Notes:
A computed fold for a 547-nucleotide part of an RNA from Wukongibacter sp. M2B1, annotated as large-subunit ribosomal RNA, domain I. Its Rfam family is "Bacterial large subunit ribosomal RNA".
Context: one part of a larger RNA
RNA sequence: GGCAUAGGGUGAAUGCCUUGGCACCAGGAGCCGAAGAAGGACGUGGUAAGCUGCGAAAAGCCUCGGGUAGCUGCAAGCAAGCUUUGAUCCGGGGAUGUCCGAAUGGGGAAACCCAUCUAAGUAAACCUUAGAUACCUUCUGCUGAAUUCAUAGGCAGUUGGAGGCAACCAGGGGAACUGAAACAUCUAAGUACCCUGAGGAAGAGAAAGAAAAAUCGAUUCCCUCAGUAGCGGCGAGCGAAAGGGGAAGAGCCCAAACCUAGAGCUACGGCUUUAGGGGUUGUGGAUAGAGCCAUAAAGAGAAAGGUUAUUCUAACCGAAGAGGUCUGGAAAGGCCCACCACAGAAGGUGAAAGUCCUGUAGGUGAAAGAAGAAGAUUCUCGGCCCUAAUCCAGAGUACCACGAGGCACGUGAAACCUUGUGGGAAACAGGGAGGACCACCUCCCAAGGCUAAAUACUACCUGGUGACCGAUAGAGGAUAGUACCGUGAGGGAAAGGUGAAAAGAACCCCGGAAGGGGAGUGAAAUAGAACCUGAAACCCUAUGUCU
Numbered sequence: 001g002g003c004a005u006a007g008g009g010u011g012a013a014u015g016c017c018u019u020g021g022c023a024c025c026a027g028g029a030g031c032c033g034a035a036g037a038a039g040g041a042c043g044u045g046g047u048a049a050g051c052u053g054c055g056a057a058a059a060g061c062c063u064c065g066g067g068u069a070g071c072u073g074c075a076a077g078c079a080a081g082c083u084u085u086g087a088u089c090c091g092g093g094g095a096u097g098u099c100c101g102a103a104u105g106g107g108g109a110a111a112c113c114c115a116u117c118u119a120a121g122u123a124a125a126c127c128u129u130a131g132a133u134a135c136c137u138u139c140u141g142c143u144g145a146a147u148u149c150a151u152a153g154g155c156a157g158u159u160g161g162a163g164g165c166a167a168c169c170a171g172g173g174g175a176a177c178u179g180a181a182a183c184a185u186c187u188a189a190g191u192a193c194c195c196u197g198a199g200g201a202a203g204a205g206a207a208a209g210a211a212a213a214a215u216c217g218a219u220u221c222c223c224u225c226a227g228u229a230g231c232g233g234c235g236a237g238c239g240a241a242a243g244g245g246g247a248a249g250a251g252c253c254c255a256a257a258c259c260u261a262g263a264g265c266u267a268c269g270g271c272u273u274u275a276g277g278g279g280u281u282g283u284g285g286a287u288a289g290a291g292c293c294a295u296a297a298a299g300a301g302a303a304a305g306g307u308u309a310u311u312c313u314a315a316c317c318g319a320a321g322a323g324g325u326c327u328g329g330a331a332a333g334g335c336c337c338a339c340c341a342c343a344g345a346a347g348g349u350g351a352a353a354g355u356c357c358u359g360u361a362g363g364u365g366a367a368a369g370a371a372g373a374a375g376a377u378u379c380u381c382g383g384c385c386c387u388a389a390u391c392c393a394g395a396g397u398a399c400c401a402c403g404a405g406g407c408a409c410g411u412g413a414a415a416c417c418u419u420g421u422g423g424g425a426a427a428c429a430g431g432g433a434g435g436a437c438c439a440c441c442u443c444c445c446a447a448g449g450c451u452a453a454a455u456a457c458u459a460c461c462u463g464g465u466g467a468c469c470g471a472u473a474g475a476g477g478a479u480a481g482u483a484c485c486g487u488g489a490g491g492g493a494a495a496g497g498u499g500a501a502a503a504g505a506a507c508c509c510c511g512g513a514a515g516g517g518g519a520g521u522g523a524a525a526u527a528g529a530a531c532c533u534g535a536a537a538c539c540c541u542a543u544g545u546c547u
Base pairs, nucleotide, nucleotide: 001546002545003544004543005542006541007540008539009538015532016497017496020469021468022466023465024464025463026462027461028460029458030457031164032163039100040099041098042055043054044053046078047077050074051073061094062093063092064091065090066089070082071081072080105114106113107112115133116132117131118130119129120128121127135161136160139157140156141155142154143153168199169197170196171195172194173193179186183233209216210215220247221246222245223244224243230238231237251450252449253448254394258277259276260275261274262273263272264271265270282428283393284392285391286390287388288387289386291384292383293382299381300380301379307375310371311370312369313368315364316363317362321337323336324335325334326333338355339354340344346358347357348356399423400422401421402420403419404418405417406416409435430445431444432443433442434441484491485490504531507518508517509516510515
């Protein structure tokens, strides 16, 4: 030195565990903010570095409920206290709430600096305290230029806005990698990303529709139609709709004609305008005339305000073995004997508990706050028909040309929708559509508006589930966006386990200490805090053997 065996050290795998995650389901909620948010800075404790809570009234104050013997957070100890005159704790409401931050008196290198006015305190000043002082905007009032009236402007009061927020939604902009086995039309994709705006959903929506049967009857979503018809360097690829079946279901209001009242202008012909009535449709309405029913009930109403049931925000009641015996440190385990069950879900308790604890099934409950149907209340609503070519029925619109975009549709035979430029109608005897265009036929009525539900999403709250993970996994994170890195945008860790209970090793010995040996605790200390189990690499000791 090799090999073997045994015992140790180191090391952390493995096993077991779970405080934490992941995915989803159901219900709720779907906003917060100048009454100062979200997010922070700095403070705040007897002792106090961090986290949590709170705000100079500072781990808290008041009040109303719940609840019951303990309490002064995580978090021990000491100290000092509180509490059955009900504390701590849980829930509702309120008070306080420094400074920064939209930040808003002015400034500013956020958490700082510097003001002015008014009021109170004072005899007064300083000072202190309280309030006000940004910008845009609505309305009202007062003022008020050039410029006579006026207007602009100014001032005061007043209304709203401003900023934040996970995804979902609508709109305005809008890539490239990539694919086409290269690449340019094309694709990726109207995706990513940027901006604006809104809501609990948004958008769409009551046919100038779809169709081709003399049919349907707003929109949205799902299944299908169908990878079909089509589009396509007819490449790669892109890709409908009608129809059918479901979910849901709801329809309405203006403009105009005309009438009434008011105001302004007027070349007195009228014109403009405000408010109310009227009216809303594929034929209708107005006006004029004629007729029928009704005249206030029935009925209808998604729409307005308030209320109630109910629900939510604390809680409460809640069956049945302190059974015997054995093993054990410990019984919930074995054996024996009982009992409950609308409760044998689950968790805990010294191993494995329906009957020990918390619970579970089932039932009960609110002073205060929030949500909130149905019903009731208030409120709103006349209808039908005939005659009349008198009037009205959304204009720089429809439509056309050129250039684009959207439609599954790449200019194509390219309709349809949108519109940048130019041209530019009709008036119900009217107009649009049915995939060039024309005729016939059929369907519909543009150029104004509103509209619940079925649908999308989940930052947040509650409950639940898992052929999801179990500490190199699962979130980056068993708490951490911390430590650390970077000028910055930004990047971004590691790290869990004594024991049932600290019973965490009094005392003695060696040592400066660290560490160890006894003693003691414990079921166990090779469970001793560098603490469950404790593999391997690596190191050492002893014995054997080989060289």